[in-house]
A computed fold for a 265-nucleotide RNA from Candidatus Calidifonticultor daggyaiensis, annotated as Bacterial large signal recognition particle RNA. Its mean pLDDT, the model's own confidence on a scale to 100, is 78.
RNA sequence: CCGUGCUAAGCGGGGAGCUAGCGGUGCCCUGUACUCACAAUCCGCUAUAGUGAGGCUGAAUUCCAGGCAGAGGUUUAUAAAGGUAAGAAUAGCGUUUAAGUAAGUAGCGAUGAAAGCUUGGUCUUGUGCGGCGAAGGGCUACAAACUCCGUCAGGUCCGGGAGGAAGCAGCGGUAAGUAGAUUGCUUCGGGUGCCACAAGGUUACCGGGCUGGAGCUAACUGCUUAAAUGGCUCUUGUUUUUAUAAAUCGAAGUCUGGUGCACGG
Numbered sequence: 001c002c003g004u005g006c007u008a009a010g011c012g013g014g015g016a017g018c019u020a021g022c023g024g025u026g027c028c029c030u031g032u033a034c035u036c037a038c039a040a041u042c043c044g045c046u047a048u049a050g051u052g053a054g055g056c057u058g059a060a061u062u063c064c065a066g067g068c069a070g071a072g073g074u075u076u077a078u079a080a081a082g083g084u085a086a087g088a089a090u091a092g093c094g095u096u097u098a099a100g101u102a103a104g105u106a107g108c109g110a111u112g113a114a115a116g117c118u119u120g121g122u123c124u125u126g127u128g129c130g131g132c133g134a135a136g137g138g139c140u141a142c143a144a145a146c147u148c149c150g151u152c153a154g155g156u157c158c159g160g161g162a163g164g165a166a167g168c169a170g171c172g173g174u175a176a177g178u179a180g181a182u183u184g185c186u187u188c189g190g191g192u193g194c195c196a197c198a199a200g201g202u203u204a205c206c207g208g209g210c211u212g213g214a215g216c217u218a219a220c221u222g223c224u225u226a227a228a229u230g231g232c233u234c235u236u237g238u239u240u241u242u243a244u245a246a247a248u249c250g251a252a253g254u255c256u257g258g259u260g261c262a263c264g265g
Base pairs, nucleotide, nucleotide: 001265002264003263004262005261006260009057010056011055012030013029014028015027020046021045022044023043024042034054035053036052037051038050063258064257065256066255067254068253072249073248074247075246076245077244078243079242080241081240082239083238084237085236086235087234092232093231094229095228096227097226098225099224100223101222103221104220105219106217107216108215115211116210117209118208119207120206121205122204123200124199125198126197127196128195129193130192132189133188134187135186136185137183139180140179141178142177148173149172150171151170156165157164158163
């Protein structure tokens, strides 16, 4: 130096979180580098830090050490932009309402504005009239076995007779009552009426007449003031994302170096 066979070692790693700590299952990042069982209300260990069992490679591109590297994660700070919760209230904006104003629009106005005077109506009370309703009355009809009236067949009673008496049914009328339609009647009532008369009332509205001689209204927009609201804004807490800086952990990759045993040639 070469060949053969063994052993050590290796057969992924890292971050956060959990944990007294270590590792795993689970999540995330790299990346492709054995299998089975256990395992988040956890599983198994103790600074020698997964346990149990099996398989493959095997002294070097694969193991070990030291560098470079820097995917990604975590923390802190700053600055922005969002979500969410609470608060404040005109420091500002807006919205709603009310009062005022009269710049604009609009409407009315010389077929006469505002204002003033006057007279009526709407309003209250009373009287009257009408109407509506109720009751009564009047009219009509029906309506009494007997206890209402009249007439009383038949029959009954009195009489010697002539005649007389009471009187059922029937008929007619009528009372209590029932029903009907209507109103030349009476009484009562009312949120009755384009009604009449009288008295009262005058805040407001409407109308007529006269004076007057150009404004009036405030519907809409605008403006002012006040109140309410809590939509925007503002303040605070919490959370998410982005950017920068620092710190921390850190894989892949890459560089340098190091590293057994046995036999044979």
About this RNA
Of the family's consensus pairs, 93% are formed in the model.